The RNA shown here (Lysine riboswitch aptamer) has 182 nucleotides and comes from Alkaliphilus pronyensis.
RNA sequence: UUAAUAAAUAGAGGUGCACUGAAGAAGAGUAUAUGGUAAGUGAUAAGAAGGAAAGUCUUCGAUAUUACCAUAAAAAGGCUGACGUGCCGAAACAGUCAAAUUACUUUCAGCUUGACUGUUGGGGGUCUGGUGAAUAACUAGGCAACUGUCAUGAAAGAAUUUCAUGGAGUGCUAUUUGUUUA
Numbered sequence: 001u002u003a004a005u006a007a008a009u010a011g012a013g014g015u016g017c018a019c020u021g022a023a024g025a026a027g028a029g030u031a032u033a034u035g036g037u038a039a040g041u042g043a044u045a046a047g048a049a050g051g052a053a054a055g056u057c058u059u060c061g062a063u064a065u066u067a068c069c070a071u072a073a074a075a076a077g078g079c080u081g082a083c084g085u086g087c088c089g090a091a092a093c094a095g096u097c098a099a100a101u102u103a104c105u106u107u108c109a110g111c112u113u114g115a116c117u118g119u120u121g122g123g124g125g126u127c128u129g130g131u132g133a134a135u136a137a138c139u140a141g142g143c144a145a146c147u148g149u150c151a152u153g154a155a156a157g158a159a160u161u162u163c164a165u166g167g168a169g170u171g172c173u174a175u176u177u178g179u180u181u182a
Base pairs, nucleotide, nucleotide: 001182003180004179005178006177007176008175009174010173011172014088016087017086018085019084023080024079032072033071034070035069036068037067038066039065047060048059049058050057051108052107053106054105055104056103091120092119093118094117095116096115097114098113099112101110102109121147122146125143126142127141128140129139130138131137149167150166151165152164153163154162155161156160
């Protein structure tokens, strides 16, 4: 000096990712409360509500319940531009397990948190499904492109550029240190 390998540090992709408080749109003239009208069931406990089923428990229950009219009238989850913060497996999703929670017990299901395993380089478009009040948004899969990176091949060429194909972030680039090789 070259190459390989391990570790550390710093970076790049761009409608890049995530978080937080205020404000706003929507939720919604909805839920709900009061009053009125109509219908039906109804207590030696029928019936209604509390995620679903069974049981129990609690509340209501001769004004329970259903529908309509009038008056009054929310909230939560989810969403949004700007400021700010942390970052580039940023982060997201799926499955399993555990804890806590949904009145109690059992089974199922849901919400939140954590661990493990797996998938996804990134953002958008579109179709189908799911969640959702929603045509918002999120999410799973499919389809065709775009974009960054590396590898291979071809052409031009001073560095490098263009095209084609393919891979994946445990990747890529740069620097430093250690080990090994020539």
Annotation
Lineage of the source: Bacteria > Bacillati > Bacillota > Peptostreptococcales > Alkaliphilus. The model forms 100% of the base pairs in the Rfam consensus.